[in-house]
Context: one part of a larger RNA
Molecule: small-subunit ribosomal RNA, central domain
Organism: uncultured bacterium
C1' cells in the first nucleotide's frame, strides 16, 4: 500500500449546506493527455545471454541484448480534455390544485391540581404490605361559591396515521415563512451528484444574567423496611423542570443499514394526488406498511423503501485489555467536548 469489509461479529459521520473529485445526447474547431512511427538520450561496472582465459570454480575478459524513463519531430482521433454550436430525457422555474402534530410569532378555550377568601360541617384526615413521620379544634379531611396563578393539552379523532435534513413536531383561531406531491402545458437548456476543510442547525442532562414556579422532583432531611440500608416504600423538599436572551454541541443522535442514480418476479393493506366511470370501480403517480420468488447472506434475516445487479463520491475498520485514557493542540465560563498514542499484558 493492495486485497477485504462496516444491520447484529472491529467499522456509516447526528443532520444539511457548500471548493477539490465524478458528471446526459449530436455536432465542427483543436491535439493537452492517449496511440503509432523515426531520432537523441538513457556512462562505466553491474543483469541476462554467447564465446574465450587461468587444471575447475569463484573471479577476469570479449561481443551482444535489455533499459523505467526523458527530449525532438512526423502523424492517428475512438476514448478524456479545452473551445464554439446545438437538443430535451437528468435538474430547475413558472401556473392551477392539493396535503399535513413542517416552523416562528401573537392571541384564546375547558377540564384538573395548588393557594386564597367566605359559606355548612365536625373530628379526624392522610398513607401503606403494615406503619409511622406528616397535617387537623388557631377547625383540617370532605362540600359549596368566588378568586389568583403556572404547567400540560385528557376521552374521542388517533392510526406499524401524518409532516420535517436531522434533533423533533399534538387543545383552538390569526398572521408571516417554508416544504412535498398531482396535472397539464410552457419556459430556462446539463444549470447536476457527491463532499475533505468550512459554516448552520443539533433531545436530554448542564452552564451564565433577568424573569417565572402550580404539579412533579435529583441533592437534602424526616419516617418505614432491614443484619445493616447512604436505596426500593412513605411524608416533605432545593436545583432543575418554563420564559427570553446567550453558551454547550454530546445521546441506544438506531433502520444500530452514507448520499445520488440506474436497472431487476408477484400478492396485500394503508395516506395524499391525477384520469376514466352514474356507481361498483379500473388505470396511473407519489408516499408509508405487511408476506414472499429469484438473488444475497455466517445465520437470524432481507428482498424494487435491498443487506440483489452496477456507477460515483464521501466517511469508517484492521485482535482483546491498557484507552477514548495519557500527553499536545483547539473549543469552552465550566462541566467538558474534539483529535488521540505508546509502554506493558493476555
Nucleotide at each position: 500500500u493492495u486485497g477485504g469489509g462496516u444491520u447484529u461479529a472491529a467499522a456509516g459521520g447526528g443532520u444539511u449546506c457548500g471548493u477539490a473529485g465524478c458528471g446526459g445526447g449530436c455536432u465542427g474547431u483543436u491535439a493537452a493527455g492517449u496511440c503509432a512511427g523515426a531520432g537523441g538520450u538513457g556512462a562505466a561496472a553491474g543483469u541476462u545471454u554467447u564465446c574465450g582465459g587461468c587444471u575447475u570454480a569463484a573471479c577476469c575478459g570479449a561481443a551482444a541484448a535489455a533499459u523505467a524513463g526523458c527530449c525532438u519531430u512526423u502523424g492517428a482521433u475512438a476514448c478524456u480534455g479545452a473551445u464554439g454550436g446545438u437538443c430535451u430525457u437528468g435538474a430547475a422555474u413558472a401556473u392551477u390544485a392539493a396535503u399535513g402534530a413542517a416552523g416562528u410569532a401573537a392571541u384564546u378555550a375547558g377540564a384538573a391540581u395548588a393557594u386564597g377568601u367566605g359559606g355548612u360541617g365536625u373530628a379526624g384526615c392522610g398513607g401503606u404490605g403494615a406503619a409511622a413521620u406528616g397535617c387537623a379544634u388557631a377547625g383540617a379531611u370532605a362540600u359549596c361559591a368566588c378568586a389568583u396563578g403556572g404547567a400540560a393539552u385528557a376521552c374521542c379523532c388517533g392510526a406499524u396515521a401524518g409532516c420535517g435534513a436531522a434533533g423533533g413536531c399534538a387543545g383552538g383561531u390569526u398572521a408571516c415563512u417554508a416544504a412535498u406531491u398531482a396535472a397539464u402545458u410552457a419556459u430556462u437548456g446539463a444549470c447536476g451528484c457527491u463532499g475533505a476543510a468550512g459554516g448552520a442547525c443539533g433531545a436530554a442532562a448542564g452552564c451564565g444574567u433577568g424573569g417565572g414556579u402550580a404539579g412533579c422532583g435529583a441533592a437534602c432531611a424526616g419516617g418505614a423496611u432491614u443484619a445493616g440500608a447512604u436505596a426500593c416504600c412513605c411524608u416533605g423538599g432545593u436545583a432543575g423542570u418554563c420564559c427570553a436572551c446567550g453558551c454547550u454541541g454530546u445521546a441506544a443522535a438506531c433502520g444500530a443499514u452514507g448520499g445520488a442514480u440506474a436497472c431487476u418476479a408477484g400478492c396485500u393493506g394503508u395516506u395524499u394526488g391525477a384520469a376514466c366511470g352514474u356507481a361498483a370501480g379500473u388505470u396511473u403517480g407519489a408516499g408509508u406498511g405487511g408476506c414472499u420468488a429469484a438473488g444475497c447472506g455466517a445465520a437470524a434475516g432481507u428482498g424494487a423503501u435491498a443487506a440483489g445487479u452496477a456507477u460515483c463520491c464521501c466517511a469508517c475498520c484492521u485482535g482483546g485489555g491498557g484507552a477514548g485514557u495519557a500527553c499536545g493542540u483547539u473549543c469552552g465560563c465550566a462541566a467538558g467536548a474534539a483529535u488521540g498514542a505508546a509502554a506493558c499484558u493476555c